[in-house]
Overview: The RNA shown here (SAM riboswitch aptamer (S box leader)) has 104 nucleotides and comes from a mouse gut metagenome. RNAcentral holds the sequence, with entries from MGnify. Model confidence (mean pLDDT): 82 of 100.
RNA sequence: UUAUCAAGAGUGGACGAGAGAAUCGGCUUGAUGACUCCACAGCAACCUGUAUUUAGACAAGGUGCUAAUACCGACAAAGCAGAGUAAGAAGCUUUGAGUGAUGA
Numbered sequence: 001u002u003a004u005c006a007a008g009a010g011u012g013g014a015c016g017a018g019a020g021a022a023u024c025g026g027c028u029u030g031a032u033g034a035c036u037c038c039a040c041a042g043c044a045a046c047c048u049g050u051a052u053u054u055a056g057a058c059a060a061g062g063u064g065c066u067a068a069u070a071c072c073g074a075c076a077a078a079g080c081a082g083a084g085u086a087a088g089a090a091g092c093u094u095u096g097a098g099u100g101a102u103g104a
Stems, first nucleotide, its partner, number of pairs: 001104005010040005018029003023074004041066003046062002048059003070099001075096006
């Protein structure tokens, strides 16, 4: 710089308290042992390989991944809504941005 991020896929062993990227808020998850590490297994198909005009297909060598959409929100726009005397508060939906992750 660029592509993707609503799908998919866990057992055993070690460790022993937090974990879900960071800040804040929410919501989950964890002594029935999470997170992390190791072994094995699996998922996927970005790179790679095979055949091929392409599309697509097959394989799985290099990565990646294996709770919840990247767990949800934060900023902007549009729409809805209507606390309130009013100005249009909370809230909801969609799209985008931002941040991040992974590959090339």